The RNA shown here (small-subunit ribosomal RNA) has 1530 nucleotides and comes from Priestia megaterium.
[in-house]
RNA sequence: AUUCGUCGAUAGUGGCACAGCAAGUUCGGAGGCGGCGACCCUAAUAGAUGCUAGACGAGGGUUGUGAGGUGAAGCUUCGAUCUAUGACGUUAGCGGGGGACGGGUGAGUAUGACGUGGGCUUGGUGCCUGUAAGACUCCCAUAACUUGCCGAAACCCUUGCUAAUAGGGGAUAGGAUCAACUCCAAGAUGGGAGAUGUUUGAAAGAUGGUAAGGGCUAUCACAAACAGAUGGGCCCGGCCACGAUUAGCUAGAAGGUGAGGUAACGGCUCACCAAGGCUUCGAUGCAUUCGGCACCUGAGACCGUGAUCGGCCACACACCGACUGAGUGUCGGGGGAGACUCCUACGGGAGGCAGCAGUAGGGUUUCUUCCGCAAUGGACGUUUGUCUGACGGAGCAACGCCGCGUGAGUGAUGAAGGCUAACCGGUCGUAAAACUCUGUUGUUAGGGAAGAACUUCUACGAGAGUAACUGCUCGUUGGUUGACGGUUGGUAACCAGUUUGCCACGGCAUACUACGUGGGAGCAGCCGCGGUAAUACGUAGGUGGGUUGCGUUAUCCCCUAUUAUUGGGGGUAAAGCGCGCGCAGGGGGUUUCUUAACUCUGAUCUGAUUGCCCACGGCUCAACCCUGGAGGCUCAUUGGAAACUCCCGAACUUGAGUGCAGUUGAGAAAAGCGGUUUUCCACGUGUAGGGGUGAUUUGCGUAGAGAUCUGGAGGCCCACCAGUGGGCAAGGCGGCUUAAUGGUCUGUUUCUGACGCUGAGGGCCGAAAGCGUGGGGACGUUUCAGGAUUAGAUAGGGUGGUAGUCCACGCGGUAAACGAAGAGUGCUAAGUGAAAGAGGGAAACCGCGGUUAUGUGCUGCAGCUAACGGAUUAAGGACUCCGGGUGGGGAGUACGGUGGCUUGACUGUUACUCAAAGGAAUUGAGGGGGGCCCGCACUUGCGGUGGAGCAUGUGGUUUAAUUCGAAGCAACGCGAAGAACCUUACCAGGUCUUGACAUCCUCUGACAACUCUAGAGAUUGAGCGUUGGGCUUCGGGGGACAGAGUGACAGGUGGUGCAUGGUUGUCGAGAGCUCGUGUCGUGAGAUGUUGGGUUAAGUCCCGCAACGAGCGCAACCCUUGAUCUUAGUUGCCAGCAAAAAGAAGCCCACUCUAACCUGACUGGGGGUGACAAACCGGACGAAGGUGGGGAUGACGUCAAAUCAUCAUCCGGCUUAUGACCUGGGCUACUCACGUGCUAGAAUGGAUGGAACAAAGGGGAGCUUCACCGCGACCACAAGCCAAUGGGAUAAAAGGAUUCUCAGAACGGAUUGUACCCUGCUUCUCGCCUACAUGUUGCUGGAAUGGGUAGUAAUGGCGGAUCAGGUUGCCGCGGUGAAAUCGUUGGGGGGCCUUGUACACACCGGGGGUCACAGUACGAGAGUUUGGGUCACUUGAAGUCGGUGGAGUAACCGUAAGGAGCUAGCCGCCUAAGGUGGGACAGAUGAUUGGUUUGAAGUCGUAACAAGUUAACCGUAAGAUCCUAGGAAUC
Repeated sequence: AUUCGUCGAUAGUGGCACAGCAAGUUCGGAGGCGGCGACCCUAAUAGAUGCUAGACGAGGGUUGUGAGGUGAAGCUUCGAUCUAUGACGUUAGCGGGGGACGGGUGAGUAUGACGUGGGCUUGGUGCCUGUAAGACUCCCAUAACUUGCCGAAACCCUUGCUAAUAGGGGAUAGGAUCAACUCCAAGAUGGGAGAUGUUUGAAAGAUGGUAAGGGCUAUCACAAACAGAUGGGCCCGGCCACGAUUAGCUAGAAGGUGAGGUAACGGCUCACCAAGGCUUCGAUGCAUUCGGCACCUGAGACCGUGAUCGGCCACACACCGACUGAGUGUCGGGGGAGACUCCUACGGGAGGCAGCAGUAGGGUUUCUUCCGCAAUGGACGUUUGUCUGACGGAGCAACGCCGCGUGAGUGAUGAAGGCUAACCGGUCGUAAAACUCUGUUGUUAGGGAAGAACUUCUACGAGAGUAACUGCUCGUUGGUUGACGGUUGGUAACCAGUUUGCCACGGCAUACUACGUGGGAGCAGCCGCGGUAAUACGUAGGUGGGUUGCGUUAUCCCCUAUUAUUGGGGGUAAAGCGCGCGCAGGGGGUUUCUUAACUCUGAUCUGAUUGCCCACGGCUCAACCCUGGAGGCUCAUUGGAAACUCCCGAACUUGAGUGCAGUUGAGAAAAGCGGUUUUCCACGUGUAGGGGUGAUUUGCGUAGAGAUCUGGAGGCCCACCAGUGGGCAAGGCGGCUUAAUGGUCUGUUUCUGACGCUGAGGGCCGAAAGCGUGGGGACGUUUCAGGAUUAGAUAGGGUGGUAGUCCACGCGGUAAACGAAGAGUGCUAAGUGAAAGAGGGAAACCGCGGUUAUGUGCUGCAGCUAACGGAUUAAGGACUCCGGGUGGGGAGUACGGUGGCUUGACUGUUACUCAAAGGAAUUGAGGGGGGCCCGCACUUGCGGUGGAGCAUGUGGUUUAAUUCGAAGCAACGCGAAGAACCUUACCAGGUCUUGACAUCCUCUGACAACUCUAGAGAUUGAGCGUUGGGCUUCGGGGGACAGAGUGACAGGUGGUGCAUGGUUGUCGAGAGCUCGUGUCGUGAGAUGUUGGGUUAAGUCCCGCAACGAGCGCAACCCUUGAUCUUAGUUGCCAGCAAAAAGAAGCCCACUCUAACCUGACUGGGGGUGACAAACCGGACGAAGGUGGGGAUGACGUCAAAUCAUCAUCCGGCUUAUGACCUGGGCUACUCACGUGCUAGAAUGGAUGGAACAAAGGGGAGCUUCACCGCGACCACAAGCCAAUGGGAUAAAAGGAUUCUCAGAACGGAUUGUACCCUGCUUCUCGCCUACAUGUUGCUGGAAUGGGUAGUAAUGGCGGAUCAGGUUGCCGCGGUGAAAUCGUUGGGGGGCCUUGUACACACCGGGGGUCACAGUACGAGAGUUUGGGUCACUUGAAGUCGGUGGAGUAACCGUAAGGAGCUAGCCGCCUAAGGUGGGACAGAUGAUUGGUUUGAAGUCGUAACAAGUUAACCGUAAGAUCCUAGGAAUC
């Protein structure tokens, strides 16, 4: 500190995801020890069992046991009995203290809470501390106990006694209340002090001491007063989460007077008065929620959380209500009513674990019905003490943090074994073994810390106090107290023994191989992996990471500057309201005075403890603990400063406004007037069409249209001028005139003196369409109707035509209402237009140059931006205010609300779903976009194919098999340059199994050939054969060959061309494809390679931020075309010789052959062109502008073709998918297609005669001559290993005869008969010959292929393969044309440019309806539930108030009686309950609506290219009877 995935790539926007940390976590595999901490987050659900609050006898009565000791008439040795005393101990009840603490939980509570800081001058405070002063006197009961009864029980009633530190009076003191008064201090209605009068109070208690019961004394207890401390109560300030789809709330409610009540203030309560109070700075209501110190995270700000520990609050089954008390509206008290549970004799009772354990239930999940009061703390007690599930400890569970261990050293035959392998090796790996050590831990043993300080008792001493003693306080001595626990730690002995486990290994992200699997199983945080070679699944080996843990699930923060205060954005990515006005609010010019709210600063108080941080210290270290410090606040009080902001005051003029003088304009509204066109009406002229379209049709017209002329009617509109010209806030504004009217600008600087800016709500204006009422109707793409187009055409195109457009008055309030740019004010380079002004210079006029402010355009620097771009009219640099955005879809939809006559408008979600959606720019590709250019691409011309018959290949069909491959161009006379057997891979049948073929091992020996047997053959059984090659030391060895055996292996035209090599096709003989350095750009990339010319060419030239280079082009190579030179045999023969002629000889000149040179380079001249490159035409020349042809094929594309040429990975077959044999098949045949041959004839056929080639082949060959046969051919037999001999006569052409337009003497298929050749073999299934037969066919529909000159067309010849077999293929030479204006359109290609939603790249991508399956949501007749609210009703317990009568110990009274109290009754308030209302929220619901998701459904093609009708925004219509029209859409 980042990172991943949108794209072919890029840089940005933006969401999703990861790495980090945390914990009261969950789950899984596995698991040694110790320390410290923590352990029901859910049902505040229920409540078996036990325990959690008791204690005091030194308050009192009573009671139990009864040591010890006392007395006793009588008896008596003892002993027993009785009486009083009584150590010790105590049930129940009275009494006082405590049960308001401690412990638990977080339901409620959005403010009577909490936290923080203040206040109480408005009050109370048990126990504790201090001060001074006290404790006098009198009296009445009652429980326990006892008597009697009721009841199942709980319990209750009744008779008779008794006590107190229980209860009730009186006195005194102080205090308090009230009345009026004085003083002190003071901001104060208040505070402090004093004196006078009025009313009001306590337990002479307990224990010890003293001779004694006590008034004395000590201690404890008690009462009053004043203080303190502690801990509470009340009040105040600011702070305190979400939503406005909650906007109004309030009736004791806000206040006053008076009274009551309280410890105390107060509407706390009541009576009266009065009409207030709260609220957009968010009241009220609804929903959610204990709050804080703190904890987690983070750089911080913040965000999230609110367990444990500690402080506060609230609650105790849910609700109400009081008593008691210092304190409670009381967790383990009580009353009522309610729900639930339990007991019951049915009459009535009992209960409350959110105390500790524990149980059930809930749930993904959370422990022992343990030990002890030894320590700390608490209650009571004079005290020893008792009680204490607080607490101290232990137990369970890795839940977390921390620490330790599973050994250490040496050890290479780099062991065995595993895995892998290029079969050499590599790796696990010094790892192991082995040897030498150690003993943490573990086991055993004995010894044995600290936590213990008190207290009481014993003995002694000191101090204060007392008349004195006891007692009290302090100190010393001795003895005593441990749950944990025989624990920590230490010592000794023994054993390397006793443990490792988890996750990951495609990228992010450290770590790789093998096997298995085969879009299956599975993985996955995101991207994604898996379809037969998976580093991604599973296993193994290895490696990496953490380690008694590891990984995972859910959650929080960070990452995330994706809520932005620190710290973001809004032209196009999400985002500026359509535009003004303006209340509140916010912020606001210059100078100055005062103040000090803000700000800065000093001091003081506070911010509990813990924690965090720092430092020391203690457990061996650490976690943990102790001590000290620091830090921590929007706090409060107080002192100071006065620059900025604010407040008060006084001024100013530059902001703003105003006066005066001018200016401009489609600014707005009203009235009047005018003009052109269209349409209609009327008359005339005139005749057959007109109109419209891509082309038509409907419609109009002989009843006279259209055209034309004249006149008239009516509505709409306002040409030219006209201009990125003008004015307006925006919408919007355009004929002319008129009067009234708003604003800007310029000049001047008169006046006012900050009056200004923005602006939530609010309110005004607001295109078109639309709505309402009434006019008006020229036009008219809503709809609609008829007709066309079309597969359809609910569209586009055409004809008609209603609303509407227009006017008046209203409504509505939206647009891509756009500059996609909120308003305002300063600042920041230039240049240049055009509009309307002003001033001055100069000037006769026209003109010219320069200045200034306003609005409006263009170019452009700095700085800005993701880029595009914007740039004084900012998207720069600052400030102020407002509105709006936070991934895409769902959706501007649903529900709710507001306003509207209506359509609709404004406000405006969720669920669910995806990993993207979107902006800018780049490179390509494609476009029914544009420009330039090329090529047999089109056009022109020639001859074809498609029609016929046949040949051949393919598809299909058939078959036992018809082997396999090739599939648009770029498969189809292709692999195959040649299937009768063989080939052959296919089928049927018959055979073989180490094999037909290769290597190795063992044994044997010849084997073979030949003859015969069986068989279709492969094979089988006999016979014959007994030998041979080469070495030898003659014993033999070795090798080839053959047979037998054994297993390693052979074998395969079996699969995958989508695992591959190699080879090949194609774009394409097209002109392109790239690199280095430099430069530009954030970058992908660009430049170069574009531009101007030119070329066949990225060929060359010029220019240029490019300069160079490479692969291609060209050239070099072969061939052909010319000459020279050399060489002349088998070639040649001018000349020579000879000769009647033919034939032949000599000759190397010529031809020819074959080797080497030369030649052609735009070289020269003319013209054009920028003086270049180059082009044009001409000359020379055999050849002229790459002379013709060939070979040569850039970077790459098509997962193009081939595993059946060959090679080859992998996996499948191995008595078979291998091998052999015979026969069959590849040759089938209704049909379709491709490629060819032959034709249809007279440019011809037939017949006979007769010229001229080139190239190539030949010994298992070419085969002459001559003979036979009509012929194919046969028989015989020369020459030639080839410039010598032969195949071999070239044919068409040319000359002659005949045929005479007819399915004919054209054409030759098919068939029959008879032969020939090849070959073991021609039946399936070859070629040829002769005779006979003589089909279809008279030039071919749509469509379509080839050729640019020695070409097309036409005619023949040769070769490869090959026994034989060609119309195919590869070559050869002969004869030998036509047309090319040209690039508009169709197909292909190249360059530049343009738009793009494409990048698998238009054979692209994509929107919608319908059908099917699923998900979530809305509506829905309704149904149902809940918490609250309102009204009425009922009204328990209880406080308070009232009360005739009833009851009644204390006080008063001699008494009667009174004061008072109790129960009852009445009243107010009121919980729960009942009835009814409307509101809110949840669940559910036949049916229904759209949304969304889903490899290959249907229909059409809206959008993306000019997407083929440019697209998009707003609005309206397709309504009803009738008709019935799918949708994207129009």